Record summary
Predicted 3D model of a 72-nucleotide RNA (transfer RNA) from Schistocerca gregaria.
RNA sequence: GGCUCGUUGGUCUAGGGGUAUGAUUCUUGCUUUGGGUGCAGGUGGUUUCGGGUUCAAAUCCCGGACGAGCCC
Numbered sequence: 001g002g003c004u005c006g007u008u009g010g011u012c013u014a015g016g017g018g019u020a021u022g023a024u025u026c027u028u029g030c031u032u033u034g035g036g037u038g039c040a041g042g043u044g045g046u047u048u049c050g051g052g053u054u055c056a057a058a059u060c061c062c063g064g065a066c067g068a069g070c071c072c
Stems, first nucleotide, its partner, number of pairs: 001071007010024003018055001026042005048064005
């Protein structure tokens, strides 16, 4: 340098056009003398950035950034 793939809450993760799923962390209540465990709730995401297509984009297209792999 060329090609391919990836980027989603603090962390990990599902999604494949209709305002994002689960786990964990944190937090509240119940349970306990207290803690832990368990149970029930809550908080937390400008879906890496810019542009395009579309009534509608995390999702499709183009480009950038960062990371990984292969080739030279």

The coordinates come from a structure-prediction model, not an experiment, and the mean pLDDT is 81.
Its Rfam family is "tRNA". Gene Ontology term of the family: triplet codon-amino acid adaptor activity. By type it is a transfer RNA.
NCBI's taxonomy places the organism under Eukaryota, Ecdysozoa, Acrididea, Acrididae, Schistocerca.
The RNAcentral record of the sequence draws on Ensembl Metazoa.